[in-house]
RNA sequence: GAGUUUGAUCCUGGCUCAGAUUGAACGCUGGCGGCAUGCUUAACACAUGCAAGUCGAACGGCAGCAUGUUAUGUAGCAAUACAUAAUGAUGGCGAGUGGCGAACGGGUGAGUAACGCGUAGGGAUCUGCCCUAAAGCGGGGGAUAACUCGGGGAAACUCGAGCUAAUACCGCAUGAGACCGAAAGGUGAAAGAUGGCCUCUAUUUAUAAGCUAUCGCUUUAGGAUGAACCUGCGUCCGAUUAGCUAGUUGGUAGGGUAAAGGCCUACCAAGGCGACGAUCGGUAGCUGUUCUGAGAGGAAGAUCAGCCACACUGGGACUGAGACACGGCCCAGACUCCUACGGGAGGCAGCAGUGGGGAAUAUUGGACAAUGGGGGCAACCCUGAUCCAGCAAUGCCGCGUGUGUGAAGAAGGCCUGAGGGUUGUAAAGCACUUUGAGUGGGGAGGAGAGGUGUGUUGUGAAUAAUGACGCACUGAGACGCUACCCACAGAACAAGCACCGGCUAACUCUGUGCCAGCAGCCGCGGUAAUACAGAGGGUGCGAGCGUUAAUCGGAAUUACUGGGCGUAAAGCGCGUGUAGGUGGAUAGAUAAGUUGGAUGUGAAAUUCCUGGGCUUAACCUGGGCAUGUCAUCCAAGACUGUUUGUCUAGAGUACAGUAGAGGGUAGUGGAAUUUCCGGUGUAGCGGUGAAAUGCGUAGAUAUCGGAAGGAACACCAGUGGCGAAGGCGGCUACCUGGACUGAUACUGACACUGAGAUGCGAAAGCGUGGGUAGCGAACAGGAUUAGAUACCCUGGUAGUCCACGCUGUAAACGAUGAUAACUAGCCGUUGGGUAUUUAAGAUACAAAGUGGCGCAGCUAACGCGAUAAGUUAUCCGCCUGGGGAGUACGGCCGCAAGGUUAAAACUCAAAGGAAUUGACGGGGGCCCGCACAAGCGGUGGAGCAUGUGGUUUAAUUCGAUGCAACGCGAAAAACCUUACCUACCCUUGAAAUCCACGGAAUUUUGCAGAGAUGCGAAAGUGCCUUCGGGAAUCGUGAGACAGGUGCUGCAUGGCUGUCGUCAGCUCGUGUCGUGAGAUGUUGGGUUAAGUCCCGUAACGAGCGCAACCCUUGUUUCUAGUUGCCAUCAUUAAGUUGGGGACUCUAGAGAGACUGCCGGUGAUAAACCGGAGGAAGGCGGGGACGACGUCAAGUCAUCAUGGCCUUUAUGGGUAGGGCUACACACGUGCUACAAUGGGCAGUACAAAGGGUUGCGAAGCGGCGACGUGAAGCUAAUCUCAAAAAACUGUUCGUAGUCCGGAUUGGAGUCUGCAACUCGACUCCAUGAAGUCGGAAUCGCUAGUAAUCGUGAAUCAGCAUGUCACGGUGAAUACGUUCCCGGGCCUUGUACACACCGCCCGUCACACCAUGGGAGUGGGUUGUACCAGAAGUAGGUAGCUUAACCGCAAGGGGGGCGCCUACCACGGUAUGGUUCAUGACUGGGGUGAAGUCGGAACAAGGUA
Repeated sequence: GAGUUUGAUCCUGGCUCAGAUUGAACGCUGGCGGCAUGCUUAACACAUGCAAGUCGAACGGCAGCAUGUUAUGUAGCAAUACAUAAUGAUGGCGAGUGGCGAACGGGUGAGUAACGCGUAGGGAUCUGCCCUAAAGCGGGGGAUAACUCGGGGAAACUCGAGCUAAUACCGCAUGAGACCGAAAGGUGAAAGAUGGCCUCUAUUUAUAAGCUAUCGCUUUAGGAUGAACCUGCGUCCGAUUAGCUAGUUGGUAGGGUAAAGGCCUACCAAGGCGACGAUCGGUAGCUGUUCUGAGAGGAAGAUCAGCCACACUGGGACUGAGACACGGCCCAGACUCCUACGGGAGGCAGCAGUGGGGAAUAUUGGACAAUGGGGGCAACCCUGAUCCAGCAAUGCCGCGUGUGUGAAGAAGGCCUGAGGGUUGUAAAGCACUUUGAGUGGGGAGGAGAGGUGUGUUGUGAAUAAUGACGCACUGAGACGCUACCCACAGAACAAGCACCGGCUAACUCUGUGCCAGCAGCCGCGGUAAUACAGAGGGUGCGAGCGUUAAUCGGAAUUACUGGGCGUAAAGCGCGUGUAGGUGGAUAGAUAAGUUGGAUGUGAAAUUCCUGGGCUUAACCUGGGCAUGUCAUCCAAGACUGUUUGUCUAGAGUACAGUAGAGGGUAGUGGAAUUUCCGGUGUAGCGGUGAAAUGCGUAGAUAUCGGAAGGAACACCAGUGGCGAAGGCGGCUACCUGGACUGAUACUGACACUGAGAUGCGAAAGCGUGGGUAGCGAACAGGAUUAGAUACCCUGGUAGUCCACGCUGUAAACGAUGAUAACUAGCCGUUGGGUAUUUAAGAUACAAAGUGGCGCAGCUAACGCGAUAAGUUAUCCGCCUGGGGAGUACGGCCGCAAGGUUAAAACUCAAAGGAAUUGACGGGGGCCCGCACAAGCGGUGGAGCAUGUGGUUUAAUUCGAUGCAACGCGAAAAACCUUACCUACCCUUGAAAUCCACGGAAUUUUGCAGAGAUGCGAAAGUGCCUUCGGGAAUCGUGAGACAGGUGCUGCAUGGCUGUCGUCAGCUCGUGUCGUGAGAUGUUGGGUUAAGUCCCGUAACGAGCGCAACCCUUGUUUCUAGUUGCCAUCAUUAAGUUGGGGACUCUAGAGAGACUGCCGGUGAUAAACCGGAGGAAGGCGGGGACGACGUCAAGUCAUCAUGGCCUUUAUGGGUAGGGCUACACACGUGCUACAAUGGGCAGUACAAAGGGUUGCGAAGCGGCGACGUGAAGCUAAUCUCAAAAAACUGUUCGUAGUCCGGAUUGGAGUCUGCAACUCGACUCCAUGAAGUCGGAAUCGCUAGUAAUCGUGAAUCAGCAUGUCACGGUGAAUACGUUCCCGGGCCUUGUACACACCGCCCGUCACACCAUGGGAGUGGGUUGUACCAGAAGUAGGUAGCUUAACCGCAAGGGGGGCGCCUACCACGGUAUGGUUCAUGACUGGGGUGAAGUCGGAACAAGGUA
């Protein structure tokens, strides 16, 4: 920086990602080289080999090897060779004595929270080899290994006797210096070896005494190096570890040590450590450094380097300069091995290697050539230190796997809109190059020492010897077939891995179908998946690439740098106050902090800078910088501290007042409730939504009087007062705390905060004892309810009250810690003060409280705003994702209830705050609608019609399903329709396009068949022509294809329904807001209307509303045929002449606009009333349907993506079905009758249809209808009769003269055909039904109701649908309620939006965890037993070379024994921790389980 909480927003806050890194591991892949690195686990166990020896110039010697000498033998002429024996004579040397080394080097990190480490210091020490200096090295003695002999033992090994040497051991002498001592004085050393030389002495050439050189030895001093000890500071987590400590702290004396010291012992004192974290528990080697980070930090402590610790586990000492000793010793223990069973041996955390463990880590290699170490005079020997090689892509760095050209943009793959695109200059082809690998050849450096000879020079008596410096010669390479160079051949031998939804660079196809799978987070997958799998293509990195694990970063997400706490997590309920932290003014001193300078140190390596060396880089290397809360010294003196004075502004004291429900104790008052007593009085009272339980004729309630008792204090009363908070309210008295005000005086910083501590602390609760009127948990009863362990009612116990004691918590809230200072104003109010001033008032000012607005500022916003959440300072408390959980365990407190302190496992990707827009509310306000109400008529009951569900069926084709499906698609299912079923047929197909061949087309007809179809027969040869052929049509054939009412309306277009003819829905610019958004569109009026007016940070605009359109109502003009007829003539008749006046027709106009008047209103818009008018405030009706909602309906109108089918899911034919029928529902028709039925008579419409048609008159039939044919392509003819109505008559309340279902018979019509399955007519039959339960529908005027008429569809079929006119009402007080809708507002935990969200028990599965009779381990405390090896002490039992002693003996030593300390072990009893445990508690997570409905809206009882 990004992703992720939301519909969207801002914030808080967690989770996740991108980066860097690693001693890594795993998966796929793998060409070369350089430089590094390589058991992180079992400090588990180890076979085998090697890792520490060396010195003959310390010693006695001499087994083995070599040489020499001597002797003998053999061979040989001899030289000589061979063999045997002797000889330490020589080179040398096994074993041994002795010296030095083995305490270094190498490994590991178990232990250790410590002076262990780091850093800076200190004084009371030691220090082999080394350096410097001084002094010395005289003279004796006694042993002992080896060896020899003998013995024991399986072995390891060991015993006895005897011989011998030393640089082994022990005295003596000397003592410059050393040590002890006050002094005198005393104590105490040594070792020789090798080479050379004869100048001097002695003797024999040559050697010895001797001389000389080197090495060595002894003493001492100093140094260097190394080591030991002490101290300041720093060094992980836990307080759910708070007290620890008897050698403990100090002193004195003694002992001990190299050395200070309780290090040890005795005695004395009673100290010492700890909240600045002792003790205890857990974890851990520490550091230089490494990784990360801008830094501060955080994490780590592999390789390399310093220190420490350890060496199978535990203990112990010895030797030594140095060890309490990795490859030494003793003891104990575990384990392994050998054994003759008696005893022995061993210690890879050295280098290799083995087993084991593990995700995981290499060769039983070469060499001492180099560097270093040990020994040695040296040569040299030893060295798994080291240098090299081997294995491993484990890491870092470098190189390569070719380069150029090459479009026919090849083939193939993939995609495609079928054209093409892409892979892709990629390949092929052509021209080049040769690093690396391969083969052959050449070839550095790592080598300087040392040795031999020689020159100069030092020491020396010296030409010996030896040291130093030269010269010459000689001289050793593991690596190594080295690096490097040259030649040869040939593009030849050398590319993969991950990813492609967003974060995050990179997209398509196919398969799959919530499956298989993916996933770091968000999340993908339920038939069109850029997210799974494969492919093509692309992106990234590249001999690697991914994954996993781990660390830092991002994370300002522990905030020192650098965060917060009103509502997100977070202010202790409130005081007092200890430690601590912080602290007013002024002057002096000081110099701890602070600042500056100097010196020392901060190892090297590392990092960084700058040079150099490998062809470069990694890597190596020179120089420099840097590194500390470090130490010491010097200086400064502002600030802080310390200290000495002084001051009064902070704080406090004294004095005088003021207000107050401040606290405590005692007393006292009235009203009211209740109970009791008495009177009056009678049938109810009480209670609720409505009731009931309850009380009452034994006299209630009501009312009057009296008495008792307890509790609480109306009015005053107030965002009034007081108190630290909790809290405090009648009145009076007493005791008492604090605040405020005023004026002076005094003290002189006495202050603020406050961890622990301590006190107070509502209500409820607990204990003891009282009290109890009212109220009232629990409980009982009555209701309500599906239930009602509740809400409501009647009762009622604890309790509420008092005293004393406990509890110690609350949404103890201003959800806001305390103190101090500063920072605009305005308006109230309480108690005082000052000033001005009044009749009463009042005004102003500065302070102390308490409230409301509000600027700046702050805040995520809401909001806060001198009473801060502003700006500062000081101190305290608290927070760090949600859940688990304020829970478990442990501690403390409590009588108990419980409180306080306070986790983890596990689980989720959120949880949350504020604000926004919607939606919703059994929230509010305003308004509308046949929404209710007021009315009229229906449905629901009957019969029938019709549609649906269900059932049935071979099929009962399909769709429509709350309103908004159900007389719907269907404005007509007998066949057809038809999509369904059965049976029989066809397969390029019934219809389309293309190709080839043949035939004109076409018409008639026979047979078989249910038909489709099949087999035949006959007629017929057309049109155009450039003579090739063409057009149209039919048949046959092959394949491309057709076809599908098959699926998906949740892939779609189009069309439609619905909210709703509701008044809404938006935009541009501006403004406001961090933003989502708001404003406009809200407000005041008004309207049918977001209609209009006014106001207004808005100003305008668009889609809707309205209007424009059609129709109807009035009228004018024009025009009169088929229409009309007033006047004139005529007829049976507007029939005809005539007429245009009227009606009517159909064109064009007029008319209505709140225009006029009055009132109301804001002078507006508008409303009310009126006039005129045919019509009045939208005149009536229609068409017209904003943004959108319902994944609403339709793939079966049509179109269409994808999928499926292709001798069938396509096509044809016949028959059947869609018409079934225990049942349920919707919509209708006809009725139940007298406002009626029957009969007879008489009137009055509108709008339509008609040539495949309407069909007149007439005739026939009871009738349906038949016959008939005039007229009509229609204002002409026809359907056509309108019916209710009216007049008259009959019926008389009945299952009827109502009603017509059903059934029988007979017919008519349509049609190829009325069986399944048409309509109508006549005769006969005459069912249910007597006005319809709960419930429910329509309608506000020419409407409802009622009456008939027509049309579409149609051969026929209408109770349906659409249209037309006739007759023609009732009612609307009104908006409380039901339903739907609009606007504003409010609440919200809803946003799939209340058909929402969501809680708990129970049941099931899984997971982690608490308790648990206990059980088993680890660790540790206390008390006691025990006591190996060892050391120290004691001891005369045994024993003993050096010294002393004439001897006896002594001194000293050894063995043994005893004592002390002490490891292992044991007993008893505690603590702590881990594991496990029948059963059990809650918790978490799970798909649609059960029961309820607690929360979110007034969530239905806030």
Predicted 3D model of a 1502-nucleotide RNA (small-subunit ribosomal RNA) from a metagenome.
It matches the Rfam family "Bacterial small subunit ribosomal RNA". Its family is annotated with ribosome and structural constituent of ribosome in the Gene Ontology.
The coordinates come from a structure-prediction model, not an experiment, and the mean pLDDT is 84.
The sequence is in RNAcentral, with records from SILVA.